[in-house]
RNA sequence: CAAAAUCCUUAUAUAGCAUGAGGCUUCAUAUGGUAACAUAUGUCGAAAACUUCGUGAAUUCAGGAGAACCCAUUCAAGGAUUGAGGGGUAAUCUCUGAGCCAAGACUGCAUUGCAGUAAGGUGCAACGACUAUCGAAAGGGCUGAGAUAUGCACUUAGUAGAGUAGAGGGUCUAGUGAACCUCAAAGCGCGAAGCGGCUUAUAAUUGAGUCGAUGAUAUAGUCUGAACAUGUCGUAAGACAUAA
Numbered sequence: 001c002a003a004a005a006u007c008c009u010u011a012u013a014u015a016g017c018a019u020g021a022g023g024c025u026u027c028a029u030a031u032g033g034u035a036a037c038a039u040a041u042g043u044c045g046a047a048a049a050c051u052u053c054g055u056g057a058a059u060u061c062a063g064g065a066g067a068a069c070c071c072a073u074u075c076a077a078g079g080a081u082u083g084a085g086g087g088g089u090a091a092u093c094u095c096u097g098a099g100c101c102a103a104g105a106c107u108g109c110a111u112u113g114c115a116g117u118a119a120g121g122u123g124c125a126a127c128g129a130c131u132a133u134c135g136a137a138a139g140g141g142c143u144g145a146g147a148u149a150u151g152c153a154c155u156u157a158g159u160a161g162a163g164u165a166g167a168g169g170g171u172c173u174a175g176u177g178a179a180c181c182u183c184a185a186a187g188c189g190c191g192a193a194g195c196g197g198c199u200u201a202u203a204a205u206u207g208a209g210u211c212g213a214u215g216a217u218a219u220a221g222u223c224u225g226a227a228c229a230u231g232u233c234g235u236a237a238g239a240c241a242u243a244a
C1' cells in the first nucleotide's frame, strides 16, 4: 500500500480471522403519532442505503468523561505471576462554557449594506501548514419500422488519461526572476433544487407528512512530524526540549 474476513463503516491484532466503537435491517415490547414512521431496550444478520448545483469562512481560550493497550513504585495472595488502588497513552463522546464564522434562512433598520437570532461549524489531525481542478473512447443498453434513421439526460466512469490548486527538487542569473523535473487533489458539514418509496385527506386534481445510514477528534492530495541521537523529569511506561 492492497486484499480478505463480520450485513455495512472505522481502529487494532494476527497469519490470524477475533476484539473495541458506530450504522442499518428482522422480530418483540414500551412511549408519541390517524398512519407511514420516530425514540429506547432486547433480538436477528439475507440484501440495500439517490442525483445535480452552490459555499469553502472561522479554525482561539478553557474544561469533563473514556474502551482496548502499556507500566509495576504501594498493598494483598504468592513466588516472578495475578488482583486492587495508582500512573501513562488513546479509538472516541452528535460532550460542555466563552469567543469566532462562508453561502443560505428568519427578524429589525436601511437601500443593496449593517446588526441580531436559530440550525450547523470551529475548538476536536500525528503538534501542525496549505489547497475545493479538467476529463474520454471502443463496447453495452434505451427509444424507434429503421440508430451505417449516426439520436439519448443510461452504463462503461468521475475510470483511463491530463497536470489546475497546492507542494517539493536541483540548474541558470549580480539580482528581480526564468525555464526544467517530480508528486498531485476530498465533502460524509451547511444551503438550494430535483428524483424515488411509503402513509394519509379528497369524487378527482392536488395538498400534507414520513423515509432515502454511519464514516471527518483530518476524508482526498502535498508537506511537516512521529522513528534515530543528546539532555531533563520519572521506579517504569512515558512526557518535554534541542540539533541534524
Stems, first nucleotide, its partner, number of pairs: 007023006024045001027042006050194006060098004064093002069088003074084004099122003105117005126224001128223004133162002139155002141152002166183004171178002195212007229242005